Notes: Predicted 3D model of a 477-nucleotide part of an RNA (small-subunit ribosomal RNA, 3' major domain) from uncultured Acidobacterium sp. Its mean pLDDT, the model's own confidence on a scale to 100, is 85. Taxonomically the source falls in Acidobacterium (Bacteria, Acidobacteriota, Terriglobia, Acidobacteriaceae).
[in-house]
Context: one part of a larger RNA
RNA sequence: UGACGGGGGCCCGCACAAGCGGUGGAGCAUGUGGUUCAAUUCGACGCAACGCGAAGAACCUUACCUGGGCUCGAAGCCCCGUUGACCCUCCCGAGAAAUCGGGACUUUCCGCAAGGAACAGCGGGGGAGGUGCUGCAUGGCUGUCGUCAGCUCGUGUCGUGAGAUGUUGGGUUAAGUCCCGCAACGAGCGCAACCCUUGCUCUUAGUUGCUAAUCCGUCUGGAUGCACUCUAAGAGGACUGCCUUCGACAAGAGGGAGGAAGGUGGGGACGAGGUCAAGUCAGCAUGGCCUUUAUGUCCAGGGCUACACACGUGCUACAAUGCGCGCUACAAAGGGUCGCUAAGCCGCAAGGCGGAGCUAAUCCCAAAAAGGCGCGCUCAGUUCGGAUUGGGGUCUGCAACUCGACCCCAUGAAGCCGGAAUCGCUAGUAAUGGCGCAUCAGCACGGCGCCGUGAAUACGUUCCCGGGCCUUGUACA
Repeated sequence: UGACGGGGGCCCGCACAAGCGGUGGAGCAUGUGGUUCAAUUCGACGCAACGCGAAGAACCUUACCUGGGCUCGAAGCCCCGUUGACCCUCCCGAGAAAUCGGGACUUUCCGCAAGGAACAGCGGGGGAGGUGCUGCAUGGCUGUCGUCAGCUCGUGUCGUGAGAUGUUGGGUUAAGUCCCGCAACGAGCGCAACCCUUGCUCUUAGUUGCUAAUCCGUCUGGAUGCACUCUAAGAGGACUGCCUUCGACAAGAGGGAGGAAGGUGGGGACGAGGUCAAGUCAGCAUGGCCUUUAUGUCCAGGGCUACACACGUGCUACAAUGCGCGCUACAAAGGGUCGCUAAGCCGCAAGGCGGAGCUAAUCCCAAAAAGGCGCGCUCAGUUCGGAUUGGGGUCUGCAACUCGACCCCAUGAAGCCGGAAUCGCUAGUAAUGGCGCAUCAGCACGGCGCCGUGAAUACGUUCCCGGGCCUUGUACA
């Protein structure tokens, strides 16, 4: 100087408390451990691994296994030799395919020629290849403490020195934020602000958007208009600016006015110096090591989907604030031409036929759902719950056996609110309802977004956890 303490003081955080909803019990989905297997590829392991890499494992992916092939090799570059067209398309034979053999088609350019050029096949060489090892050799990127308020420097001063001071102190703040004081005076990286979005107003603009007044039309609508809504570019607006009380005449704090908004208005992007030899050699790059008829490479099939078990994360429930049926409202944000697909018709349905419109404020996906109005059910393992299984189908795709999603009929399991324990959340939040997108041929209970409905509680900081500052002890560094 740090680190640590079941030392002290001060102070924060959904840390506790107060409250609401869960997990832990059930079934299923998904990840992991374990076990099994020819293989069940690899990585990730307290927080900070476990719906994680994977924003799509039937083939492919694929890195694993079994078997069948190749060895200048699946791709690219250079040199030498050799052949002549090559490519495309098609046919025959062997084969699971890869591949091998045969055939049809085709016959480049310059040059009289010799020869040369381009391209392709074959042979040889320089050399390729490796998702093989090492993240404890590395770059880059990332997680975490932590959006925590800290981390440092120059000069000066003090100390033999390590170092201290500044950065401590009194207040204050979300903040090393600001004020005051002070052997310090200044400065840098962080904080804040500048950026995006949302909330209010104005200006500009008015189609594909909007429709108050007027006209036409039975309605949807069309004229008309750009007032309103909206769209998207610009501007204004909030600064403790004003009043008051407290405070040290400060910084600031409490209350109030005005205001759409008030003291950082809400949300996002943004993560100092460092810590964990944290994670990643399998995204990429890269040192070293290993491999070279194989640890490379091509192909078929299988596996990554196994199942006595154990754990994590979720979905659906156990019902009456519910379930079923009928009728009826109100969104936002997105996506669409290899696409979204309307009307109409067929089918109980998944879906099929059909083909209008749309390169989209125009057309389509599209119905929002919870909600509202009715009817039934009456506490029952049930008209709750839907697992499982049998049968029949639809769609995608070369192909749904291993191993896809969906529909219909039948079947109707566990489950009566969950032990010890444990998680999230402070407001348009939790809870609850649906909608969209990425990946994607197909496949979503996951992920990322969107809007609807919309709470309860916080006395307080003694205690648990994490953290900041000062101080104290130490046989630790």